The prediction has a mean pLDDT of 84. The RNA shown here (transfer RNA) has 72 nucleotides and comes from Pedinellales sp. Its Rfam family is "tRNA". It is annotated as a transfer RNA.
RNA sequence: AGGUUUAUAGUUCAACGGCAGAACAUGCCGCUCAUAACGGUAAAGUUACAAGUUCAAAUCUUGUUAAGCCUA
Numbered sequence: 001a002g003g004u005u006u007a008u009a010g011u012u013c014a015a016c017g018g019c020a021g022a023a024c025a026u027g028c029c030g031c032u033c034a035u036a037a038c039g040g041u042a043a044a045g046u047u048a049c050a051a052g053u054u055c056a057a058a059u060c061u062u063g064u065u066a067a068g069c070c071u072a
Stems, first nucleotide, its partner, number of pairs: 001071007010024004018055001026042005048064005
């Protein structure tokens, strides 16, 4: 330099163009003499950034940024 993959909650990951979710972690409550475990419940998101297409975009298109891989 060229090609390619990935970016979503604090972490690990889902989500056919049509309500953004799960597990773990965290707060609260229950259980216990107490703690852990267990059960219930709550909060936590500018879907990397910018633009475009569409009635509607995490999803499609373009550019940028960051990380990984391949080639030179």